[in-house]
Molecule: transfer RNA
Organism: Elusimicrobiaceae bacterium
């Protein structure tokens, strides 16, 4: 050097052949107790590494890059 995977909420994973992101966990708020805990309920939390391009429409489809990992000479 060349191949291959992989990156999505604070972690840790989902997302069916392209129809527009969801779930545990953490954490917030409220109930709940004398105070904590368990345990209920609500809501909140994303520039889907990055930067173009294909589409009426991209996490997904093509390019270039960056990072972590593994093959190979």
């Nucleotide at each position: 050097g060349c191949c291959c995977c992989a990156g999505u909420a604070g972690c840790u994973c989902a997302a069916u052949u392209g129809g527009a992101a969801g779930a545990g966990c953490a954490g917030a708020u409220c109930c709940g107790u004398c105070c904590u805990a368990a345990g209920g309920a609500u809501a909140a939390g994303g520039u889907u590494g990055u930067a173009g391009g294909u589409u009426c429409a991209a996490g997904u489809c093509c390019u270039a890059u960056c990072u972590g990992g593994g093959g190979u000479g």